The RNA shown here (c-di-AMP riboswitch aptamer (ydaO/yuaA leader)) has 138 nucleotides and comes from Sporomusa sphaeroides DSM 2875.
RNA sequence: AUAUAGGCCAUGCCGAAUUUCCAGAGAAAAAGGAAAACGGGGGAACCAUUUCCGGGGUGAAUCCGCUAACAAGCGGUAGGGAUUUCCCUUUGUCCCGAACCCGUCAGCUAACCUCGUAGGCAUUUAGAAAGGGGUGUU
Numbered sequence: 001a002u003a004u005a006g007g008c009c010a011u012g013c014c015g016a017a018u019u020u021c022c023a024g025a026g027a028a029a030a031a032g033g034a035a036a037a038c039g040g041g042g043g044a045a046c047c048a049u050u051u052c053c054g055g056g057g058u059g060a061a062u063c064c065g066c067u068a069a070c071a072a073g074c075g076g077u078a079g080g081g082a083u084u085u086c087c088c089u090u091u092g093u094c095c096c097g098a099a100c101c102c103g104u105c106a107g108c109u110a111a112c113c114u115c116g117u118a119g120g121c122a123u124u125u126a127g128a129a130a131g132g133g134g135u136g137u138u
Base pairs, nucleotide, nucleotide: 011122012121013120014119018036019035020034021033022032037117038116039115040114041113042112047107054105055102056101057100058099063076064075065074066073079096080095081094082093083092086133087132088131089130090129091128
């Protein structure tokens, strides 16, 4: 000097998955408790629906085809995300298009009841183009 790996901090992304307090001892973290915020499930009337080919939930993640078959793989696709820039929309480009859970049972659903606040990532010519709306500075 370069490369790789690990740790901490910062910035940013997917996702509901964040913040504050109890809280003081030099300080921080973890564990425990509480609140706010965000998200999910159950649950009347009215309306709707039809339970063996069982049915249902979270999620963007559903469906079709090919390969002789299982498995595995490949291609496409409903749908979803990122990307300049503070936001929105469009174009272009790059990606995802999984996994898990309930256990014969749940439609909608006011009151009400209840649960979660995880996990995973990163920057090397798509580092972009256009329109609209704001903020700040001069």
Its Rfam family is "c-di-AMP riboswitch aptamer (ydaO/yuaA leader)". Rfam links the family to the GO terms regulation of gene expression and cyclic-di-AMP binding. The RNAcentral record of the sequence draws on ENA, Rfam and Ribocentre.